[in-house]
Order: sequence, then C1' cells, then structure tokens
RNA sequence: CUGUACCGGCCGGGGAGGUAGCGGUGCCCUGAAUCCGCAACCCGCUAUAGCGGAGGUUAUGUCCCCGAUUGAGGCGUUUUUUCCAACCGGUCAGGAGCAUUUAAGUGGUGUUGACGAUCGGGUCUUGCGCAAUAUCGACCUGUGAACCUUGUCAGGCGGGGAACCGAGCAGCAAUAAGCAGCCAUCGGUAUGUGCCGCAAGGGUGCCUGGUUUGAGCUAACUGGAUGUUUCCGCUCUUGGAGGGACGUCGAUUUCGGGGUGUACGG
Repeated sequence: CUGUACCGGCCGGGGAGGUAGCGGUGCCCUGAAUCCGCAACCCGCUAUAGCGGAGGUUAUGUCCCCGAUUGAGGCGUUUUUUCCAACCGGUCAGGAGCAUUUAAGUGGUGUUGACGAUCGGGUCUUGCGCAAUAUCGACCUGUGAACCUUGUCAGGCGGGGAACCGAGCAGCAAUAAGCAGCCAUCGGUAUGUGCCGCAAGGGUGCCUGGUUUGAGCUAACUGGAUGUUUCCGCUCUUGGAGGGACGUCGAUUUCGGGGUGUACGG
C1' cells in the first nucleotide's frame, strides 16, 4: 500500500409545553433527513436517561471532540414606544354642541316714521241661531198572503116545500208586516263642517287700523362674556396587539485545530 471479516460510529437536530429529571408521541422552526410497533384520563427510561424489532453504510471524502463565525425560530424582562379596548375624573386661556347675554364689526329694517305710549277691531271662551254635510224616520212609488187578511165571490157545498138565506175555495181587485226604489218635502240625531249671524265674557301674547312721540330697532353671521353637557382630546387605572432594547435557548452556514479501531492474509 492492498484484500476479507468484525467492533464502534452514522442513517438528523432544535424551541416552547409537559416532567423530579431525560427522551419520545402531539405543536412550531430548520431541512439532503432508512423502515415497522408503542404513547396525553400519556409512553419509555434514570445521569451512559425513549423502548422493542428489521435494514443500509463504514474506518473513509465519513464520523467524533474543541474554538470561532453566521444565524431561522422560540421564550423571558422592560414606566422604551405606537395602536386598540374598557373603566374613572371634569382639573384644562384644548376642541365641539347647547342655552342665556352683549352690541364692536357685517347684514336686515327705519323720517314713505323705528322703539315706546294710548284707543278700537280680530285672534280666544261661553250661549243661541242659520247654513252645509252625513244618517234615521215619515211621506210617495213599485212589489207583497195555499189556509190562519178584506171586498166581490163562477163552479161546487149546507139549510128550506119554495122564494130565498148562509158559509166560502180558485180567480180578480185591494191591503198588513216585509223588501226595493225615490231622495223633492217634513221631522229627529250628529259634527275634524262654515272668509256665516247675534249676545255676553276675557285678554294685552300676536296681527291689524287710528292718534301721539321723533331715531332707533333687530340678533341671522363674526367677535366678547357667563353657564352647562362629558361627545372628542386630555388625566388616571387595567388588559391586549405590534415595534425597539436587553437577556436566554438555538437549527443551520463557513473556517481553524485534534482524534479515527481490532483480527487474519497478500
């Protein structure tokens, strides 16, 4: 240096959770990741810390250890910041809404007469009436009864010696209740009715007319003042989410150093 057989190694690892602890099943990250069985009212194990079974590869370019580098992702802390939600407060020369007031500015109105004063009328209330409308009744028209309505009652029936008398169906005519129409007239009742009338009352709020006075009046907008609401901002408290900072675990990438067996042959 080489051949055969074997031992060891390797055929993934990590985070949170869970656990006395370790590993696994389930979740998540990374990723080139042999197979089967077991397992969250868990499973296996004990510091050499999954168990059981099957398979592949092999002392190498693999594998193991140490140091550095890069670093997915997870976890923790934080009065470091942003946003959201809830609660509380009414301190604020913060906003907004509302009310009252003022009259500086704008506007409107006013010598074709403002505000005020005074007299009258209307609006308002009560009573009476008129009208309108609606409805009911009467009146009027039509219709309207197998018998139990009326008149006339053919035929027939009863009485009588007869003259004649009596009751009376159908028919015809009329009518009651009822039904329908008409709504011209009359009466009753009612009213979300009326540029209606009369009488009485009330009141100065509004409208309007007369008289008087003689320059302001108004408050729509801006501005000023006061009050109020707690709607928003804000303050306080709590919770959640995202970012930052710090800490921690860390797959993975790259680099450097060290180690890498036994037996029998050629």